[in-house]
Context: one part of a larger RNA
Molecule: small-subunit ribosomal RNA, 5' domain
Organism: uncultured bacterium
């Protein structure tokens, strides 16, 4: 010193911290959705009713569709490796949302779920007909942008190549002009509305940026030599495949090389930092809690979508296990929070709340959000604080020792006076909350425009899980509140009695066989105190 555990003990609070063991199995409930401002369909209970219907409602709710789902949390198995840390390279490369800037969206198509019908099926689902929409899909165009190809100049240069640089020619590649407010200045019907115009968001090219990654490459950090050789995609070239991209990554051909006592191979062990614990220091041990990087999601393996994944709550196959089942066939994956059973010395509620930070979805209202924010259990640590203060005897009982005189306990007690923290009653009573939206009012920028949007200013209002919580005040009363370990030397504190090498102590030396300061009680002392020892590990 510690994520500790045990024994005995136990008032309050604050802040922390709580499966190190079985990456064992795992009930039930929640942890990833949003978006009617992208789009088709569209109920029913109820209610009213002239019975025809109406409303609820275009609501719930289904689908397509867009964007998240690669964050956010959990582990710690695996890995001795560019996996991590440092310091670089990428002239070998990606990046969705997001910020600037530039260009631009013309013309057309026909599918499909859902729905309706019909069938299989126990079920899980499936199949087959028919209709339908989009920002979903497809085709044409247009491209002075890009992207491959060839070809000239130019600058630069690490001579691999790159460029705010330019010129030509082939050949490829765009989109949704689409949602939603407003509006009559053009256009069209012409009161108003519109394909028209305008704002705002989206869309499609391409260029900068930010962010986030990927790949190399130098140097760091475990043990065995009782592991000494080890290698065939092996080292390396040429050509090609695959990738965002270098690469032997992967082929097919050639050569025969590579790597080791400066520890290759082999085994063992381990996620690595930042940091934590010790220590004067150097060093030695650790890698909980909190960040950052990695790797993993029943166990092996593989692609799909996608800007990201070989994807913890997606798929597919195999395999072990559980479960359902009409035997045909089907379902699952808590190493996410709680929470069970096992294991073990051990580690907690199947709590509230989205109020506040943060994060998806949306134009916003808002949904969602076991991340968080909070409460709950535990003296697990760490701070704090209480358990009372003053006075009170030549010293009460009572206990112990007594050399019987006395001595201790001991101002302790009782008795007097004083105080009320914590706690327990009682009363009040927060900050954390201000955005983002509504309102009103001003000022500005696009616009033809006083509409409508947006952008900033000043004013109102809404909104708190914790929680009637922290705080303050009241009234009562010393009133509820101490324990544990030692006491032979180390080591701070000594007597009596019992026991008699017994029973027993004990970290080490060592204690006990009739006077034991070392066993056990008692008395008296000595440390530490809501703790105090005792195990374990580390220095």
């Nucleotide at each position: 010193a510690c994520g500790a555990a045990c024994g005995c003990u136990g008032g309050c609070g604050g802040c922390g911290u709580g499966c190190c063991u079985a990456a064992c199995a795992c009930a039930u409930g929640c942890a990833a959705g949003u978006c009617g401002a992208a789009c088709g369909c569209g109920a029913a209970a109820g209610u009213c009713u002239u019975c025809g219907g109406a409303u609820g409602a275009g609501u719930a709710g289904c689908g397509u569709g867009g964007c998240g789902c690669a964050c956010g949390g959990g582990u710690g198995a695996g890995u001795a490796a560019c996996a991590c840390g440092u310091a670089g390279g990428u002239g070998a490369c990606c990046u969705g949302c997001c910020u600037c800037c530039g260009a631009g969206a013309c013309g057309g198509g026909u599918a499909u779920a859902a729905c309706c019908c019909c069938g299989c099926g126990a079920a899980a689902g499936c199949g087959g007909g028919g209709c339908u929409a989009a920002c979903a899909c497809c085709c044409g165009a247009u491209g002075g942008a890009c992207a491959a190809g060839g070809g000239g100049g130019g600058u630069c240069g690490a001579c691999a190549g790159a460029c705010a640089u330019u010129c030509c020619c082939u050949u490829g590649u765009a989109a949704a002009g689409a949602a939603u407010g407003g509006c009559c200045u053009c256009u069209g019907c012409a009161u108003g509305c519109a394909a028209g115009c305008u704002a705002u968001u989206g869309c499609u090219c391409g260029g900068a940026g930010a962010u986030g990654g990927g790949c190399c490459u130098g140097c760091g950090g475990c043990c065995c030599a009782u592991u000494a050789g080890c290698u065939a995609g092996u080292u390396g070239g040429c050509g090609g495949g695959g990738u965002a991209a270098c690469g032997g990554c992967c082929c097919a051909c050639c050569a025969a090389g590579g790597c080791g006592a400066u520890g290759a191979u082999g085994g063992g062990u381990a996620g690595c930092c930042g940091a934590c614990c010790u220590g004067a220091g150097a060093g030695g041990g650790u890698g909980a809690u909190c960040g950052g990087c990695c790797a993993c999601a029943c166990u092996g393996g593989a692609a799909c979508u996608g800007a990201g994944a070989c994807a913890c709550g997606g798929u597919c196959c195999a395999g072990a296990c559980u479960c359902c089942u009409a035997c045909g066939g089907g379902a699952g994956g808590c190493a996410g929070c709680a929470g069970u059973g096992g294991g073990g010395a051990a580690u907690u509620u199947u709590g509230c709340g989205c109020a506040a930070u943060g994060g998806g979805g949306g134009a916003a209202a808002c949904c969602c959000u076991g991340a968080c924010g909070c409460a709950u259990c535990a003296a697990c640590g760490c701070c704090g604080c209480g358990u009372g203060c003053g006075g009170g005897a030549u010293g009460a009982a009572g206990g112990c020792c007594u050399u019987c005189g006395g001595g201790u306990u001991g101002u302790a007690a009782a008795c007097c006076g004083c105080u009320u923290u914590c706690g327990a009653g009682g009363g009040g009573a927060a900050a954390g909350a201000a955005g983002c939206c509504c309102c009103c009012g001003g000022a500005g920028g696009u616009a033809a425009a006083c509409a409508a949007u947006c952008u900033c200013c000043g004013g109102g209002g809404a909104u708190g899980a914790c929680g009637g919580u922290a705080c303050c005040c009241c009234g009562a009363g010393a009133a509820g509140a101490a324990g544990c370990c030692c006491c032979g030397g180390c080591u701070a504190a000594c007597u009596c009695u019992g026991u008699g090498c017994c029973a027993g102590c004990a970290g080490c030396c060592g204690c006990g066989g009739u006077a034991a300061g070392a066993c056990a009680g008692a008395g008296g002392g000595g440390g530490c105190g809501a703790g105090c020892g005792u195990u374990g590990u580390u220095c």